[in-house]
Small-subunit ribosomal RNA, 3' major domain from an uncultured bacterium, 458 nucleotides, folded computationally. It matches the Rfam family "Bacterial small subunit ribosomal RNA". Model confidence (mean pLDDT): 81 of 100. The full RNA is in RNAcentral, with records from ENA, Greengenes and SILVA.
Context: one part of a larger RNA
RNA sequence: UGACGGGGGCCCGCACAAGCGGUGGAGCAUGUGGUUUAAUUCGAAGCAACGCGCAGAACCUUACCAACCCUUGACAUGUGGAUCGCGGUUACCGGAGACGGUUUCCUUCAGUUCGGCUGGAUCCAACACAGGUGCUGCACGGCUGUCGUCAGCUCGUGUCGUGAGAUGUUCGGUUAAGUCCGGCAACGAGCGCAACCCACGUCCUUAGUUGCCAGCAGUUCGGCUGGGCACUCUAAGGAAACUGCCGGUGAUAAGCCGGAGGAAGGUGUGGAUGACGUCAAGUCCUCAUGGCCCUUACGGGUUGGGCUACACACGUGCUACAAUGGCAGUGACAAUGGGUUAAUCCCAAAAAGCUGUCUCAGUUCGGAUUGGGGUCUGCAACUCGACCCCAUGAAGUCGGAAUCGCUAGUAAUCGCGUAACAGCAUGACGCGGUGAAUACGUUCCCGGGCCUUGUACA
Repeated sequence: UGACGGGGGCCCGCACAAGCGGUGGAGCAUGUGGUUUAAUUCGAAGCAACGCGCAGAACCUUACCAACCCUUGACAUGUGGAUCGCGGUUACCGGAGACGGUUUCCUUCAGUUCGGCUGGAUCCAACACAGGUGCUGCACGGCUGUCGUCAGCUCGUGUCGUGAGAUGUUCGGUUAAGUCCGGCAACGAGCGCAACCCACGUCCUUAGUUGCCAGCAGUUCGGCUGGGCACUCUAAGGAAACUGCCGGUGAUAAGCCGGAGGAAGGUGUGGAUGACGUCAAGUCCUCAUGGCCCUUACGGGUUGGGCUACACACGUGCUACAAUGGCAGUGACAAUGGGUUAAUCCCAAAAAGCUGUCUCAGUUCGGAUUGGGGUCUGCAACUCGACCCCAUGAAGUCGGAAUCGCUAGUAAUCGCGUAACAGCAUGACGCGGUGAAUACGUUCCCGGGCCUUGUACA
């Protein structure tokens, strides 16, 4: 100087407390461990691995296993030789296919000094080489997580100290903030904070093939038509919020408290933005790359299998256990986004509300499991897809110790869309509808910041 303390002081955070809803018990989905297996490819490991890489494993993907094949190779450049093409297409034989053998038809490269001369393409040969999702993330780049959007981390000059270093950055107030004010052997400065950026919320201007009977006319009652941009909206530009105004408090400061006006008030709300560094954190399987290793194989191709196994254990979710409900009928109202083009057309809600029924039961709760029948995608649903119909109707009566999320349009609840995708979501990312409760307070638990103290630690 740091780090640490079941030392002290001050302060903060859904950290506790106050509340609401969950997980832990059940069934299923999904990831992981373990076990099994020819193989169950590999990575991720407290927080910060475990619905993670995977925005989608039937083949492919695919890296794994078995069997069968290839060896200058599926791909690149160079050398020599041959051909002038290559390529597409029909059919047959062997084969699981890759592949090997035969065959029909179409096409017959470009330039040219007409010389295989130049370019280009294919094949053959030999070698340089290709290739490797093989190892090392403890050799690296790049990217990322984390402490943490925490308020910190430093420098120049000066001063103090033999020196390591200190000072500044400590102190008194204040703030979300090393934010600002005051003081001070310090005076300044940089990276961070804040602001500048985006979206939402109010108004104005500009613009009207969306919207409107707002006001008029027609009407087949549909903004449908004439007509009009007032409103809604769309999308470009601007205005607006600054403790600016008033009162109190404070040191006459910074600020804090209350009020006015205002769509919005003290960071308006949300996002993007992540300092110096920590964890030899993660990734050599995105990519790039040093070194090492393989080279008729650790490279390449194909068929089939596996990644989907199942005494078990854990994480994350979905659905429930019911009457604030189930079922039947009726019943409105969205936004984001997508569809080649499309504010115009299409894809399209549910909960809510109303009526009836069920009457507390393993039930008209719950839907697992299993049998049968189909639909769709796709060469192909056996291993191993999704959905529909009939039948079947399991566990489950609110969950031990423990533990998680959330402070407002939030939690809870309800549906909708998108990406990737032939097909496949309870996942991910978005969108809107309905819409709460509580916060006395900082003693305690956890994490963090500043000052100070002890130390046999570095």